[in-house]
RNA sequence: CUCCAGCAAGAGUAAAGCCGGGGCGACCCGGUGACGCAAAGCGUCGGGGCUCAUGCAGAUAACCGGGUUUCUGAA
Numbered sequence: 001c002u003c004c005a006g007c008a009a010g011a012g013u014a015a016a017g018c019c020g021g022g023g024c025g026a027c028c029c030g031g032u033g034a035c036g037c038a039a040a041g042c043g044u045c046g047g048g049g050c051u052c053a054u055g056c057a058g059a060u061a062a063c064c065g066g067g068u069u070u071c072u073g074a075a
Stems, first nucleotide, its partner, number of pairs: 004073003012037002017032006041068002045065003050058002052055001
């Protein structure tokens, strides 16, 4: 370094609910809150579902697959 793995440690993140705001909506932003997460970091390449004012449209990456980046190295 690669494969593989995630016992432990040090970090990180943050569901549902509630409060405020934005959007026609899916949903998003901030606060609170922790069910969880080795990728629950990033990005719509493919598929599925979702939304609507039905399109060469939109939102979701914590739906699945694939891509890419990252911590550790017990077994």
Source information
This is a predicted structure of a 75-nucleotide RNA (c-di-GMP-I riboswitch aptamer). Its mean pLDDT, the model's own confidence on a scale to 100, is 87.